[in-house]
């Protein structure tokens, strides 16, 4: 890096440290940021996989991960409805698990 399945409308600091301008994947758009961004710690979420418990449905959160503005913020393609729109399907993108 590819490929396969599975999910992605809920959740998570009403003054946490360090840190210093930049971030929201990419295009466009809209937005978030010194009333302080990444990024790191800690803190919280959830339970995917393992583990442990249970005959199961299910718990527990102990190990592996992941997440913690905005619907995966919206959209990028294709179909249906409608004159600033709306809904459904795909790509694309995350993340978890197995395989090359």
């Nucleotide at each position: 890096c590819u490929c396969u399945u599975a999910u992605c409308a809920a959740g998570a600091g009403c003054a946490g440290g360090c840190g210093g301008a930049g971030g929201g994947a990419c295009g466009a758009g809209c937005c978030c940021a010194a009333u302080g961004a990444a990024g790191c710690c800690c803190g919280g979420c959830a339970a995917c996989c393992g583990g442990c418990g249970a005959u199961g449905a299910c718990g527990c959160a102990c190990g592996g991960u992941g997440c913690u503005a905005a619907u995966u913020c919206u959209u990028g393609c294709a179909g249906c409805g409608a004159u600033a729109c709306g809904c459904u399907g795909a790509g694309a993108g995350a993340u978890a698990a197995g395989a090359g």
Predicted 3D model of a 100-nucleotide RNA (SAM riboswitch aptamer (S box leader)) from Anoxybacteroides amylolyticum. Rfam family: SAM riboswitch aptamer (S box leader). Rfam describes the family as follows. The SAM riboswitch is found upstream of a number of genes which code for proteins involved in methionine or cysteine biosynthesis in Gram-positive bacteria. Its mean pLDDT, the model's own confidence on a scale to 100, is 85. RNAcentral holds the sequence, with entries from Rfam and Ribocentre.